Overview: This is a predicted structure of a 103-nucleotide RNA (SAM riboswitch aptamer (S box leader)) from a Bacillota bacterium. It matches the Rfam family "SAM riboswitch aptamer (S box leader)". Rfam's curators write: The SAM riboswitch is found upstream of a number of genes which code for proteins involved in methionine or cysteine biosynthesis in Gram-positive bacteria. The model forms 94% of the base pairs in the Rfam consensus. Model confidence (mean pLDDT): 84 of 100.
RNA sequence: GUCUUAUCUAGAGAGGCGGAGGGAAAGGCCCGAUGAAGCCCGGCAACCCCAGCUUAAUGCUGGAAGGUGCCAAUUCCUUCAGGGAAAUCCUGAAAGAUAAGAA
Repeated sequence: GUCUUAUCUAGAGAGGCGGAGGGAAAGGCCCGAUGAAGCCCGGCAACCCCAGCUUAAUGCUGGAAGGUGCCAAUUCCUUCAGGGAAAUCCUGAAAGAUAAGAA
C1' cells in the first nucleotide's frame, strides 16, 4: 500500500519550546503574531487490552498498566445518487480518518 469489519453530531490545558502556517484533495468557508505546523508535558476517549458477570450468537458493568488514536468548527460544509413545491431541508453513497484482523 491492498482487502474485510466496526465507528465517525460526545469528550479533551489561559502549560513549555517553536516560529508561519494550518483545516486530506477540489470548490467554499474558516483558524492563525491575542501566535499556525512540529516537538515536549498535560488531557480525552475506550478500538485492542484487563477484571467480573453473562449468551445460542453475544452482551452488560467496571478499569485504564500496556498498544494505538484523538484534543476549533458534525469527518467544518459541499463534491455522486435519491426524496421533496422548496429551503440554508432529509436520506444514502463516494472519498477520507481511526481501530482490529487478513493475504